Transfer RNA from Candidatus Roizmanbacteria bacterium CG_4_10_14_0_8_um_filter_33_9, 82 nucleotides, folded computationally. Lineage of the source: Bacteria > Bacteria candidate phyla > Candidatus Roizmaniibacteriota. The sequence was found in a public genome assembly. Model confidence (mean pLDDT): 82 of 100.
RNA sequence: GGACGAGUGGCGGAAUUGGCAUACGCGUACGUUUCAGAAGCGUAUCUCGCAAGAGGUGGGGGUUCAACUCCCCCCUCGUCCA
Numbered sequence: 001g002g003a004c005g006a007g008u009g010g011c012g013g014a015a016u017u018g019g020c021a022u023a024c025g026c027g028u029a030c031g032u033u034u035c036a037g038a039a040g041c042g043u044a045u046c047u048c049g050c051a052a053g054a055g056g057u058g059g060g061g062g063u064u065c066a067a068c069u070c071c072c073c074c075c076u077c078g079u080c081c082a
Stems, first nucleotide, its partner, number of pairs: 001081007010026003019065001027045006046055003058074005
């Protein structure tokens, strides 16, 4: 230099025929249980906002009624080729 793959809450990881963004698990907080603890169970857990609501999928643009998903450029990481 070229080809291919990946980037989503604190972490792992779904949502891929374009139609509810964060299912599910872990972690954390509080509660329940216990003499006390562990395990289990329940609730909450992206950001801003008093609320209504708005924003958010590596960054920036485009297509579309609608984009994590399609197209273009860039960044980072991985594998392979030279």